[in-house]
RNA sequence: CGCGGGAUGGUGUAAUGGCAGCACACCAGGGUCUGAGCCUGGAGACGCCGGUCCGACUCCGGCUCCCGCAA
Numbered sequence: 001c002g003c004g005g006g007a008u009g010g011u012g013u014a015a016u017g018g019c020a021g022c023a024c025a026c027c028a029g030g031g032u033c034u035g036a037g038c039c040u041g042g043a044g045a046c047g048c049c050g051g052u053c054c055g056a057c058u059c060c061g062g063c064u065c066c067c068g069c070a071a
Stems, first nucleotide, its partner, number of pairs: 002069006010024004018054001026042005047063005
């Protein structure tokens, strides 16, 4: 160099082209003598640049990085 797979909150992980969800963690409140557990609520993410489309995490092209295969 060639081929395949992947990149989503702090972490792990979903999402037929149509409101980006879940768990843990975090914050606030409730509760408690105090705290943990528990209950309620909240903040926080689609690797980067383009294209297609009324509409893109999703499809297409390029780039970066990670894993694997072949050599």